A computed fold for an 88-nucleotide RNA from Meiothermus hypogaeus, annotated as Glycine riboswitch aptamer. Of the family's consensus pairs, 91% are formed in the model. Model confidence (mean pLDDT): 78 of 100. The sequence was found by an Rfam model in a public genome assembly. The organism belongs to Meiothermus, within Bacteria.
[in-house]
RNA sequence: UCGGCCGCUGAUGGGAGAGAUGGGCCUGUCCCACGCCGAAGGAGCAACCGCCCCGGAAUCUCUCAGGCAAAAGAACCACAGCGGCACA
Numbered sequence: 001u002c003g004g005c006c007g008c009u010g011a012u013g014g015g016a017g018a019g020a021u022g023g024g025c026c027u028g029u030c031c032c033a034c035g036c037c038g039a040a041g042g043a044g045c046a047a048c049c050g051c052c053c054c055g056g057a058a059u060c061u062c063u064c065a066g067g068c069a070a071a072a073g074a075a076c077c078a079c080a081g082c083g084g085c086a087c088a
Base pairs, nucleotide, nucleotide: 004085005084006083007082008081009080010079012078013077014076019034021033022032023031024030025028035068036067037066041064042062043061044060048056049055050054
């Protein structure tokens, strides 16, 4: 430090999918049943990568958790701040 990479934070902007299903009564952010979704988290395999004994690994797979009107949440992208690294 105009700029590059990584991490964290953010009541910032965008952000998908799937029953406004049925029943119960203590009317709740409730309980039960079946049917579904994948993009919190978690787990599994693996292309690939590395310091190659071993390890790191997804938007793939599973659905434990979470979710299935709205709200909230939401991987990821952008933006802002902070910290670190590399380069000049």